[in-house]
Molecule: SAM riboswitch aptamer (S box leader)
Organism: Nocardioides dokdonensis FR1436
Parts: sequence; C1' cells; structure tokens
RNA sequence: AGCUCAUCAAGAGGGACUGAGGGAACGGCCCGUCGACGUCCCGGCAACCGCCACGAUCCUCCGCCCACCGGGCGGUCCGCACCUGCGGCCCGCCUGCGACAGCGGUUCGUGGAAACGGUGCUACAUCCGGCCCGGUGCGAAGGACGCCCGGGGAAGAUGAGGA
Repeated sequence: AGCUCAUCAAGAGGGACUGAGGGAACGGCCCGUCGACGUCCCGGCAACCGCCACGAUCCUCCGCCCACCGGGCGGUCCGCACCUGCGGCCCGCCUGCGACAGCGGUUCGUGGAAACGGUGCUACAUCCGGCCCGGUGCGAAGGACGCCCGGGGAAGAUGAGGA
C1' cells in the first nucleotide's frame, strides 16, 4: 500500500509548551493570536478485542471419550493329530480404524464488569455536500432546474481478522 467484516446523530476537558494555520482532499460552513492545530502531563467517555456468566451450534473445522469390526500376546477347557503342532469356545492384556451420543474448543447470540490487559475517542452528524434512487414537500413548477426530506453509494475514520 491493498483485502474481508462490523460500527460511525449518543458520550467525554483541564494544565504546560509552542505559535499559524486547522476541521483528510475539493466546494460550502465553521474553529483560530480571547492562541486553534500539534506535542507532553493529568483526567474522562465508550465498550471493538481480550475477560466473566448464560444459552445455542456440533451443517464447517479440531481434540477427548468410545460401541462394533480387525490384529498381536498369554491362559483355562474341548477337538484333531501324536511329542510337538493345528483349530475352536471363553477370559485377560496390548493395539489399528474409529460410527452414534456426550464433553471441550471453535463459531454465534444475550447480558455483565471496566480494579487489570490491547486499542480507540474526548468542537461541529464522519461538520454538511458531491454520485444514484424515491417524495402526496416548497418555488408560477407537469417535465427539466433549484431548495428541502428520506434511502443507498463513494470516500474516510476506528476496531477485529487474514495475507
């Protein structure tokens, strides 16, 4: 730099330093020498990840457990052969595959905490708009145009994931 998903109208400021631009870009509208923006310190907000509880999911993936089946070793008994074997029932141990169910992880949902961990945020809706669609809205206003309202998109920001 780029990809995927979620969220973006709520919320939360003081001090020190610095000194002219800043609110991403463009147009507007704002903030700013009554010191903005930025940096540091101390607070605060929120709850994305992590954490806790409960529930679901076992369609995907992983692990545990394990029936049946198979293999090996040992033993009692029986049969056949006859000096040493073969076969069978049963029992014990080890082992391969490992179904169904269950459990744990994963994933999802709901709720909680915010002492602690990873971030984030702390003027204005992401400050508003642009591109597309809709409106029984307004303008003399049917179309086109402008404004207004609503929905979506683009772009951006933040988090999480993946490469």